A computed fold for a 75-nucleotide RNA from a Patescibacteria group bacterium, annotated as transfer RNA. Its Rfam family is "tRNA". It is annotated as a transfer RNA. The organism belongs to Bacteria candidate phyla, within Bacteria.
RNA sequence: GGCGGCGUAGCUCAGUGGAAGAGCGGACGUUUCAUAAGCGUUAGGCCGCAGGUUCGAUCCCUGCCGCCGCCACCA
Numbered sequence: 001g002g003c004g005g006c007g008u009a010g011c012u013c014a015g016u017g018g019a020a021g022a023g024c025g026g027a028c029g030u031u032u033c034a035u036a037a038g039c040g041u042u043a044g045g046c047c048g049c050a051g052g053u054u055c056g057a058u059c060c061c062u063g064c065c066g067c068c069g070c071c072a073c074c075a
Base pairs, nucleotide, nucleotide: 001071002070003069004068005067006066007065010024011023012022013021018055026042027041028040029039030038048064049063050062051061052060
């Protein structure tokens, strides 16, 4: 340098045009002599950034940024 994959909650990941979810973790409550486990409730995201298409974009297109992999080149 070329090609491909990934970027969504604190973490691991779903969702792929029509009101953003799960598990774990956090907070509160319940239970216990107490802690943990269990059970219940609850908070937390403008979906990497910027444009475009669309009535409507996390989802489609383009550019950029970051991470990973493969290939090539130079020394």